[in-house]
The RNA shown here (transfer RNA) has 74 nucleotides and comes from an uncultured Verrucomicrobiales bacterium. The sequence was found in a public genome assembly.
C1' cells in the first nucleotide's frame, strides 16, 4: 500500500440477506416466597447500533467516506 472479517446495554451475542416498535442470555436495582443465607419467581433501569455524510415517508439494515481490532497478500 491492496483485500477481507468484526464493531449493537456493564459482559457475551442475535437481528442486516428481504429497510417498518432495538431484542436474548449473564450481570444489576426493587419486590415476593424463606427464620436467615442460598435459590426461585415477578418487575424495572441501562443503547443516540464505532464515527460522519447520503438515499428514503422511514436506516442497526441500503450507498459513500472514515476510525479501531484481527487476518491475508505485496
Nucleotide at each position: 500500500c491492496g483485500g477481507a472479517a468484526u464493531g449493537u446495554a456493564g459482559c457475551g451475542c442475535a437481528g442486516u440477506c428481504u429497510g417498518g416498535u432495538a431484542g436474548c442470555g449473564c450481570g444489576u436495582g426493587c419486590g415476593u416466597c424463606u427464620g436467615g443465607g442460598g435459590g426461585a419467581c415477578g418487575u424495572g433501569a441501562g443503547g443516540u447500533c464505532g464515527c460522519a455524510g447520503g438515499u428514503u415517508c422511514g436506516a442497526a439494515u441500503c450507498c459513500u467516506g472514515u476510525c479501531a481490532u484481527u487476518c491475508c497478500g505485496a